The prediction has a mean pLDDT of 87. Large-subunit ribosomal RNA, domain IV from an uncultured Verrucomicrobiales bacterium, 335 nucleotides, folded computationally. It matches the Rfam family "Bacterial large subunit ribosomal RNA". The sequence was found in a public genome assembly.

[in-house]
Context: one part of a larger RNA
């Protein structure tokens, strides 16, 4: 030098990716207690005071039980040891208690209560099984069960049905098997003759076959978006300059509405102004030129919640300036 503790002067995060780890904080009475807020909370807020033994006054009490009043002792120290909250402020995400990768991941993933579509009238949809039986939904009956999606709550959820997908729809176009079977093929009993490897050729069998009848589906045709999705470009214009509330064209199904925005999303980029610092590529508020937000693959806030992520502040230390020093194990020897 390691490893587990324990102490340190001055300074007090200068360590660092990151206050990682340590220290600090603590119980109990009393006094306070703010934004904000679903009026429940936020709350042990924050931030102060007291805390031992003894007489003693008065109330209690079963009680030297508690409280109260007044005085007196002791020690660095009185929740005398152990156990036992560190605290604020902003922002992001998810609302919440849960759940989860048994053995790198606990979370912002999943769940969920709310919502919202659609399916199912009962032998129900739907599942499970060998196209069964049986089961299961359900000893249930649409206020119920299946399935999909979003995720509390508040406000709110714009355009587009062109293309996919679903729904509907007695016209009509196409369109399988199957049905019917003109018409033909092979096969030959006969039968002709020019006697040949010849023609014809009923029945029956085989093998084919035309118009013709005909389902869904498809095309047509409507109709659905909280269904999968998808929501333009260019040019000109105001009495300074910039802009452009106007105004032409071009294309589309329709050209992104409210709301938010350099965002968990912004590439140039450390955008630019303010804030915070002495100094800030992170962070807080704003602008909007959205590379490439956007409305239940929600969208904006949003009280209370988080072993979540970020930024700051108090406080409090040995993280560090910068090491020191002490205890115990390891390390040595032997078994």
């Nucleotide at each position: 030098a390691c490893c587990u503790g324990g102490u340190u002067a001055a300074g007090g995060a200068a360590c660092u990716c990151g206050g990682c780890a340590a220290a600090a904080u603590a119980g109990c009475c009393c006094c306070g207690u703010a934004a904000c807020u679903u009026c429940g909370g936020a709350a042990u807020a924050a931030g102060g005071g007291g805390u031992g033994c003894c007489c003693u006054u008065c109330a209690u009490u079963a009680a030297u039980u508690u409280g109260u009043u007044g005085g007196g002792c002791c020690g660095c120290a009185g929740u005398g040891a152990a156990a036992g909250g560190g605290g604020u402020c902003a922002a992001c995400c998810g609302a919440c208690u849960g759940u989860u990768u048994a053995g790198c991941a606990a979370a912002a993933a999943c769940a969920c209560a709310g919502c919202a579509u659609u399916c199912u009238g009962c032998c129900a949809a739907g599942a499970c099984g060998c196209u069964a039986a049986g089961u299961c939904g359900a000893a249930g009956u649409a206020u119920a069960g299946g399935a999909u999606g979003u995720g509390a709550c508040a406000c709110g959820u714009g355009a587009c049905c062109a293309a996919u997908g679903c729904c509907g729809a007695a016209a009509g176009a196409u369109u399988a098997a199957g049905g019917u079977g003109a018409g033909g093929u092979g096969u030959u009993a006969g039968c002709c003759c020019u006697u040949g490897u010849g023609g014809c050729g009923a029945a029956g069998c085989u093998c084919u076959g035309a118009a013709c009848c005909c389902a869904a589906g498809u095309c047509c045709c409507g109709g659905u978006g909280a269904a999968u999705g998808u929501c333009g470009g260019c040019c000109g214009u105001a009495a300074c300059u910039a802009u452009a509330a106007c105004g032409g064209u071009c294309c589309u199904a329709a050209g992104g509405u409210a709301g938010c925005g350099a965002a968990a999303u912004u590439c140039c980029u450390u955008g630019u102004c303010g804030g915070g610092u002495a100094a800030g590529u992170u962070c807080c508020g704003a602008c909007c030129u959205g590379c490439a937000c956007g409305a239940a693959u929600c969208g904006u806030g949003c009280a209370a919640c988080g072993a979540g992520u970020u930024g700051a502040c108090c406080g409090c230390u040995g993280u560090c300036u910068c090491a020191a020093c002490c205890a115990g194990g390891a390390g040595c020897u032997c078994a």